A computed fold for a 93-nucleotide RNA from a Bacillota bacterium, annotated as c-di-GMP-I riboswitch aptamer. Model confidence (mean pLDDT): 89 of 100. Its Rfam family is "c-di-GMP-I riboswitch aptamer". Rfam's curators write: GEMM was predicted in a large-scale screen for bacterial structured RNA regulatory elements.
[in-house]
RNA sequence: GACCGACAAGGGCAAACCUGCCGAAAGGCAGGGGCGCAAAGCCAGGGGUCUACGGCCCGCGAUCACGCAGGCUAUGACAGCCCGGCUACCGAA
Repeated sequence: GACCGACAAGGGCAAACCUGCCGAAAGGCAGGGGCGCAAAGCCAGGGGUCUACGGCCCGCGAUCACGCAGGCUAUGACAGCCCGGCUACCGAA
């Protein structure tokens, strides 16, 4: 240095849920709160999942426009879904 990860040491992050704000939503931010995590630090490159404002298709009602239901679609989101990339504290076996 790399690999590895202890009933070690110092610590770190923060699920669900609650409150407030942003967003059409998924979700994000902040405070509280801890389920857990040895990268649960960072990155949307690959796969996957979620949402559908808008766009498209279609049925019904009206028959000028519109209204309601359904379907498809990411330019949106998720890194605590997996792979991958980058960085990193400690040092037992």